[in-house]
RNA sequence: ACUAUGGAGAGUUUGAUCCUGGCUCAGGAUGAACGCUAGCGGCAGGCAUAAUACAUGCAAGUUGUACGGGAUUGGGGGGCUUGCUCCCCAUGAGAGUGGCGUACGGGUGCGUAACGGGUAUGCAACCUGCAUCCAACUGGGGGAUAGCCCCUCGAAAGAGGGAUUAAUACCGCAUAACAUGGUUAAGAGGCAUCUCUUGGCCAUCAAAGCUCCGGCGGUUGGAUAUGGGCAUGCUUGACAUUAGGUAGUUGGCGGGGUAACGGCCCACCAAGCCUACGAUGUCUAGGGGGUCUGAGAGGAUGUUCCCCCACACUGGUACUGAGACACGGACCAGACUCCUACGGGAGGCAGCAGUAGGGAAUAUUGGUCAAUGGGCGAAAGCCUGAACCAGCCAUGCCGCGUGCAGGAUGACGGCCCUCUGGGUUGUAAACUGCUUUUGUACGGGAAGAAUAAGCUCUACGUGUAGAGUGAUGACGGUACCGUAAGAAUAAGGAUCGGCUAACUCCGUGCCAGCAGCCGCGGUAAUACGGAGGAUCCAAGCGUUGUCCGGAUUUAUUGGGUUUAAAGGGUGCGUAGGCGGUCUAUUAAGUCAGUGGUGAAAGUUUGCGGCUCAACCGUAAAAUUGCCAUUGAAACUGAUAGACUUGAGUAUGGUUGAGGUGGGCGGAAUGUGUCAUGUAGCGGUGAAAUGCUUAGAUAUGAUACAGAACACCGAUUGCGAAGGCAGCUCACUAAACCAUAACUGACGCUGAGGCACGAAAGCGUGGGUAUCAAACAGGAUUAGAUACCCUGGUAGUCCACGCCGUAAACGUUGAUAACUCGUAAUUGGCGAUACACAGUCAGUUACCAAGCGAAAGCGUUAAGUUAUCCACCUGGGGAGUACGUCCGCAAGGAUGAAACUCAAAGGAAUUGACGGGGGCCCGCACAAGCGGAGGAGCAUGUGGUUUAAUUCGAUGAUACGCGAGGAACCUUACCUGGGCUUGAAUGUGAGUGACCGUCCCGGAAACGGGAUUUCCCUUCGGGGCACAAAACAAGGUGCUGCAUGGCUGUCGUCAGCUCGUGCCGUGAGGUGUUGGGUUAAGUCCCGCAACGAGCGCAACCCCUAUCUUUAGUUGCCAUCAGGUUAUGCUGGGGACUCUAAAGAGACUGCCUACGUAAGUAGUGAGGAAGGCGGGGACGACGUCAAGUCAUCAUGGCCCUUACGUCCAGGGCUACACACGUGCUACAAUGGGUGCUACAAAGGGUUGCAACACAGCGAUGUGAAGCUAAUCUCUAAAAAGCAUCCUCAGUUCGGAUUGGAGUCUGCAACUCGACUCCAUGAAGUUGGAUUCGCUAGUAAUCGGAUAUCAGCAAUGAUCCGGUGAAUACGUUCCCGGGCCUUGUACACACCGCCCGUCAAGCCAUGGAAGCCGGGAGAACCUAAAGUCGAUCACCGCAAGGAGUCGCCUAGGGUUAUACUGGUAACUAGGGCUAAGUCGUAACAAGGUAACCGUACCGGAAGGUGUGGUUGGAUCAUCUCCUUU
Repeated sequence: ACUAUGGAGAGUUUGAUCCUGGCUCAGGAUGAACGCUAGCGGCAGGCAUAAUACAUGCAAGUUGUACGGGAUUGGGGGGCUUGCUCCCCAUGAGAGUGGCGUACGGGUGCGUAACGGGUAUGCAACCUGCAUCCAACUGGGGGAUAGCCCCUCGAAAGAGGGAUUAAUACCGCAUAACAUGGUUAAGAGGCAUCUCUUGGCCAUCAAAGCUCCGGCGGUUGGAUAUGGGCAUGCUUGACAUUAGGUAGUUGGCGGGGUAACGGCCCACCAAGCCUACGAUGUCUAGGGGGUCUGAGAGGAUGUUCCCCCACACUGGUACUGAGACACGGACCAGACUCCUACGGGAGGCAGCAGUAGGGAAUAUUGGUCAAUGGGCGAAAGCCUGAACCAGCCAUGCCGCGUGCAGGAUGACGGCCCUCUGGGUUGUAAACUGCUUUUGUACGGGAAGAAUAAGCUCUACGUGUAGAGUGAUGACGGUACCGUAAGAAUAAGGAUCGGCUAACUCCGUGCCAGCAGCCGCGGUAAUACGGAGGAUCCAAGCGUUGUCCGGAUUUAUUGGGUUUAAAGGGUGCGUAGGCGGUCUAUUAAGUCAGUGGUGAAAGUUUGCGGCUCAACCGUAAAAUUGCCAUUGAAACUGAUAGACUUGAGUAUGGUUGAGGUGGGCGGAAUGUGUCAUGUAGCGGUGAAAUGCUUAGAUAUGAUACAGAACACCGAUUGCGAAGGCAGCUCACUAAACCAUAACUGACGCUGAGGCACGAAAGCGUGGGUAUCAAACAGGAUUAGAUACCCUGGUAGUCCACGCCGUAAACGUUGAUAACUCGUAAUUGGCGAUACACAGUCAGUUACCAAGCGAAAGCGUUAAGUUAUCCACCUGGGGAGUACGUCCGCAAGGAUGAAACUCAAAGGAAUUGACGGGGGCCCGCACAAGCGGAGGAGCAUGUGGUUUAAUUCGAUGAUACGCGAGGAACCUUACCUGGGCUUGAAUGUGAGUGACCGUCCCGGAAACGGGAUUUCCCUUCGGGGCACAAAACAAGGUGCUGCAUGGCUGUCGUCAGCUCGUGCCGUGAGGUGUUGGGUUAAGUCCCGCAACGAGCGCAACCCCUAUCUUUAGUUGCCAUCAGGUUAUGCUGGGGACUCUAAAGAGACUGCCUACGUAAGUAGUGAGGAAGGCGGGGACGACGUCAAGUCAUCAUGGCCCUUACGUCCAGGGCUACACACGUGCUACAAUGGGUGCUACAAAGGGUUGCAACACAGCGAUGUGAAGCUAAUCUCUAAAAAGCAUCCUCAGUUCGGAUUGGAGUCUGCAACUCGACUCCAUGAAGUUGGAUUCGCUAGUAAUCGGAUAUCAGCAAUGAUCCGGUGAAUACGUUCCCGGGCCUUGUACACACCGCCCGUCAAGCCAUGGAAGCCGGGAGAACCUAAAGUCGAUCACCGCAAGGAGUCGCCUAGGGUUAUACUGGUAACUAGGGCUAAGUCGUAACAAGGUAACCGUACCGGAAGGUGUGGUUGGAUCAUCUCCUUU
């Protein structure tokens, strides 16, 4: 120096993410209203609805200095009948004539989309009362008429008649122009018509008086000022589902009319005029300054104040006047109201108050003319609901106050908690001190008021100026000031889940309710209601409505269109928009300067006045605009000239399924005929319908017909797109290349318009071989209006004419320019060349930069730019309705709204899922062995029953499960009887016993009674027992969906994660994928990853081998002793064994393969070999899995009972169904006899040898053993021998009868065992299904826990004997990894479509019914202007009357538009868990979708053409890398 103050976001679609996109919120504002609350003041504002109707009062009068007159009152005087009359002076009401005003001021916003408004110009086309200035004049007459008086009519309003009278009322006459009109001459000017100046002539027209004598008026003309009138440019709503409108319409000539131009009106002539740059029509609306909002651009709005317009009950009309077609004037018509004597009259608050009504809603029937202003007047003055004030209202803005300081036993009370205590309310209160705004009382007390009149003085120009004096305040005794006492008189509202500042308790229990959006409430609600506390504002606070903002969500600033909404199906082309290079001119756009205007108020800034502020004053800025003018000339435009690169032409060549028409060809198919030939053919997942002995199918020959053109053939080529394919001929169009000869911007795009436009479909006429909607039949199926099969008609084909749509797609408009590369390919050129490079034009793939939400695009852009067109603005309703256009129809084009939702959507991510794919594993299948399912029984469950059959567990993962043991107890259930601080436990004053025994009642519990009567001691006391009161009870009641703990399952599956780094906008990815390998995410290699954790494995235990140590209760080889016999004894440690420590196995060695990891081997060695076998051990997580009945525990519930005690019963029931087992059906067996071999456990309330008794269960007696000692303890199958000989049996043992044993208080319900007798079903088990891969299955016995006993055939361990099979991974099930699709994420037990049924809502159609406004035609027509006019009036001017034109209104008729309603009807939307199917999403089980046609309860199916926005497979082709 320049710049100049200025821009915030959030919630909500998802499991999560990014984007698109709508909805919602936070802000400001308001003429507001409502709810709760309320101390004061200042300044503002106050019917937005019914331009609805109005009672009452007021809102426009004034002038006696224009006029005639004059009631009344006062004073004086006279007459005099003393209360009457007359005169004089003063006063001058009410009414009238005249003048001026009433056209201002005040109100309202109906109408009006218009020169109405705004802005800027013009009038050479105009007017202007009062005011100011200048010039001139103001002479002389006349006749009436209100009033007054009299009379008449009328209810009234009012009207009529007679007589008489004045004027600044009215009318002649005179004078007169610089006025007006005509004519004429000269000059000047301009803007076409024209205008101005100076002259001449002719014609026409005026006046009023009053007076205080100062003056005030009157007439004519001119000028100024003010106010108006008219015209024009630009600008100022919506709808095109309003596209054509217009006959005085457009123009001319001539008249009329007006202040003035003009079709403003009339006669004649012409046929114009407006319109896609939106005419006309319909709907809505007063416009502006401004106001609100906004960063601005804009958007919305037009209250108060100012300007303009329009209106005054509705419509029409003129009169008067300077000015009106007149808010408080007139006339007429209409509606309404009022009065009435029924004859007739009156009225207009959208002035101020006020009333009714309407409404959510908007004030006093106030004061004053003191100020400001207006009217009249000479003035005093009068009038003024204009105005100034006051009243009401928190309606708004602004200001003030409701106290300040100190004060901690952090008081009481409230609320909360982890509750002997703490936190909070809270320095808050009390209390102490201080202050006194406000309020109250008392006192003082304004400014707003001045040039009024009048009077005095001065000056001079003698009627003006100045000075002095001088009356007047509605507000109002108000503002303000002073004094006094005293914290005294003064706080609420909303909110507290997030957005959004502020949290707890109680109540409620998807109820009541909240909610702006998301959403909250189903028993622990910070979301409902209350309370405490907190937060935000504050005399207000919230709610509701409306507007702007946020919203870049209509995008000029400042958006988009591949997939989210959105590119027209394609071209040609009109208007329009845009446009190559150079030169010159111009100056329309553009830029700069200047001038005018842009009213004031408002806004902004400075300064100032009310104590501040709001408010007000003043000055400046701004007013981004319009007009005029001067200049500049780069760019755009215009004009003229030139150029060649854009575009086109020419010449030569090339290419192709480009198009149209004709001719020809072979294969296939079908049919006909003939022949051969015989029983089937055909078709399918399997079948059947169908064809066939009247000879099919098959084969051969031959004839005919129609349609389509294999191979070539390809991400090939051509075309604008649709589309185009045998060969050939004719006609025809195009593109490309080369040459650079010609033209010289001729170009690009393209609203409307025109043309073309697959398939299906339509019309007419042909044709019809195949295929094939509809249809028929057969199958499938629960059904099958389908998929499959057999037939089959339209159609498919041709000609002509329609239709005009498709996923008409590259979901990508056209044109031009620019921006790295690689590879392939088509057609040219060029080149000696079939190579390789080059170049032009196409067609593909991959990629840089860049872009994109991402996917992706990427010289053929979706990159960077330019021009033009088309289209989009949440989802649904709906491409629907109505209207219009097109079509023969089908239908197409254009194209809404009500209502409804808070989403709908795109891309990508992680999962899950798939009747998707790949790889792999598992007793998953297969191969085997043995079972289950059939029988009887045991046991559990369901069901049923019952007083009760307690409760739980319920696919896998409940069902011989909790229960590892229900006769009582257990026990929780039922019946009955009891108790209530309670059955149990703790503290415990006190007592000294308690226990036990006996008696009575009782089923027992229990109740009553009797009897009995402690121990230790350091003598302090302690132990033990009972136990009052009190305090703590108790609950197997509910919630496993409030929980802890524990457990099941996926699954002993190999997975699940983290740190750092990297990639991605992000969710996320990478690591963890890939190639190998493994039981394993085990290991190796590779790799933007490198590491790590939880899992795997290992470490632990058992087992298999060995060593060492130790040697009792175990062992006994050697030595010794002893026995009928036995490690029985001495002894021994060798062995077995016991139980501690070690060793050992690691692919360590060899061979082969392999880079390695590792794999293979009838390898070696070794007890064991590739994890040796088994166990314990269970990642992140899933199933709201299971358990409140093991236990613990929050909350809720019960408290003489849902607690507790007792007896009995039940849990054991039994037409039935299921699971798990046992025993069998027999000879691989059963019976009997003889004879071997274990392991692991248990035992003193016990195991019990042994002896005796019993057939036996068992009993009696009894050694030993607290256990390597004694005992349970016999192992059994096996082996040997023998009987049975295939049968309901010498199989099988159920059931039943009898007799017993044992346990136990007690075996009836309801135990086990023994003996005798009985001897059922069952002869190997349907569909289906379970377990098991080696010391396993199978089979055999043994032990233990629980336990008095046992319903155990269960469970858990132990050993004996001891197999078969695995080709393999196609299939079933489950799982892991990778990949793919997805409309799923409560995750396929998902999601979801349509009909039908029910309810509610809005809408369309509809016979008809009822309106509305705007027109049209005809008839009629008031008032009134204008025109005409002989009769009547008038001397006349003129008037009345009559007639004519026009017209408000009225009537009739038909139509168009628009609204309401309606029987019935159509689709749509929303609703609780309705019905039928399952169309779509995965290959959704027939891939889906688009157009079209037909069909069907419905989704839908089928035909035809098209699309990929289809999965899978991966042959060909192409690309990348090597």
Source information
Predicted 3D model of a 1522-nucleotide RNA (small-subunit ribosomal RNA) from a Flavobacteriaceae bacterium. It matches the Rfam family "Bacterial small subunit ribosomal RNA". Taxonomically the source falls in Flavobacteriaceae (Bacteria, Bacteroidota, Flavobacteriia, Flavobacteriales). The coordinates come from a structure-prediction model, not an experiment, and the mean pLDDT is 82.